[in-house]
RNA sequence: CGCUUAUCAAGAAAGGUGGAGGGAAAGGCCCUUUGAAGCCUUAGCAACCUAGCAGUUUAAAAAACUGACUAAGGUGCUAAUUCCUCAGUAAAACGUACUUAUACCUAUAAGUGCUUUUACUGAAAGAUGAGAA
Repeated sequence: CGCUUAUCAAGAAAGGUGGAGGGAAAGGCCCUUUGAAGCCUUAGCAACCUAGCAGUUUAAAAAACUGACUAAGGUGCUAAUUCCUCAGUAAAACGUACUUAUACCUAUAAGUGCUUUUACUGAAAGAUGAGAA
């Protein structure tokens, strides 16, 4: 720099230093001199790996699997769903265009398309863990 696999709706910030950027990328929309990034200290969240306990499986064990369980050694994280974006399906709404019917010069009703919003499903990219080369 890539590969495999799991997860990504919840959760959790203060101080010091620093001095203008930051949220991966592009667009949008946000955060930020009431102090950005980076670095340091302390604290917290979570439970991927890890350790323990219990259970399933087995004749028994090992291995494996499971857990509203315990711990917190290795990572990670502590604005906004991974902040949003793509595709499909469904529902709703307003506007608009067209078609049809009624009506008869101005409207009503139905259908279709476009637009917007919401929900669900899936993808792409990314992040983190674990593993292999």